[in-house]
């Protein structure tokens, strides 16, 4: 240096180009004398960053960042 994967919520993880789902955690309220368990409801993502394609992009394609990997 070249290639090859990975980046979506505070953690962890989905999603055929067509409303960004789940679990954990947070926050409130019921339970309960009190916690904890458990049960209702709730808040929280400009999908690593910039440009393209397209009515429309987490999803195609380019370019840069980060993390792993591979090769001399």
């Nucleotide at each position: 240096g070249u290639c090859c994967c990975u980046g979506u919520a505070g953690g962890c993880g989905a999603a055929u180009g067509g409303c960004a789902a789940g679990c954990c955690g947070c926050c409130a309220c019921g339970c309960u004398c009190u916690c904890a368990a458990c049960g209702u409801g709730g808040a929280g993502a400009u999908u690593g960053c910039g440009a393209g394609u397209u009515c429309g992009a987490a999803c195609c394609u380019c370019g840069c960042c980060a993390g792993g990997g591979a090769u001399a």

Record summary
This is a predicted structure of a 72-nucleotide RNA (transfer RNA) from a Bacteroidota bacterium. Its Rfam family is "tRNA". The family's RNA type in Rfam is transfer RNA. From the family's description: Transfer RNA (tRNA) molecules are approximately 80 nucleotides in length. NCBI's taxonomy places the organism under Bacteria, Pseudomonadati, Bacteroidota. The coordinates come from a structure-prediction model, not an experiment, and the mean pLDDT is 83.